[in-house]
TPP riboswitch aptamer (THI element) from an Entomoplasmatales bacterium, 90 nucleotides, folded computationally.
C1' cells in the first nucleotide's frame, strides 16, 4: 500500500404496537428509551397489505410473500492478521 476481523470515534437510516379493570399487563433488541437496531456483504425498515395460513384475551409471533419493488458510510481511527511493492542490511 491493499484486504479480511475486531474494536472505538462521528455522520446518517428506521420503528415505537394490543388489551382483560390502571402509573398496569403481554411480546419483542427496542413500544419515547442521550436506549434498541441497521448502514449496500443492506429482511434495520417501507410499499405490496384492512394480504394469506396457523396462533393469542388482543397484539405480538411463525411461515408465505421475497430469485418482488424501494432503502442509509465503498467515513475515520487503532490493533491482529494475510499479501504486494520499494529501499536498506547478510
Nucleotide at each position: 500500500u491493499u484486504g479480511a476481523u475486531u474494536a472505538a470515534g462521528c455522520a446518517g437510516g428506521g420503528g415505537u404496537a394490543g388489551c382483560a379493570a390502571u402509573u398496569g399487563c403481554u411480546u419483542g433488541a427496542g413500544a419515547a428509551a442521550u436506549a434498541c437496531c441497521c448502514u449496500u456483504a443492506g429482511a434495520a425498515c417501507c410499499u405490496g397489505a384492512u394480504u394469506u395460513a396457523g396462533u393469542u384475551a388482543a397484539u405480538a409471533c411463525u411461515a408465505a410473500c421475497g430469485a418482488a419493488g424501494g432503502a442509509a458510510g465503498u467515513c475515520u481511527u487503532a490493533a491482529u492478521u494475510a499479501g504486494u511493492u520499494u529501499u536498506a542490511g547478510a
Annotation:
Its Rfam family is "TPP riboswitch aptamer (THI element)". Rfam describes the family as follows. Vitamin B(1) in its active form thiamin pyrophosphate (TPP) is an essential coenzyme that is synthesised by coupling of pyrimidine and thiazole moieties in bacteria. The sequence is in RNAcentral, with records from Rfam and Ribocentre. NCBI's taxonomy places the organism under Bacteria, Bacillati, Mycoplasmatota, Mollicutes, Entomoplasmatales. The same sequence occurs in records of 2 taxa. The coordinates come from a structure-prediction model, not an experiment, and the mean pLDDT is 75.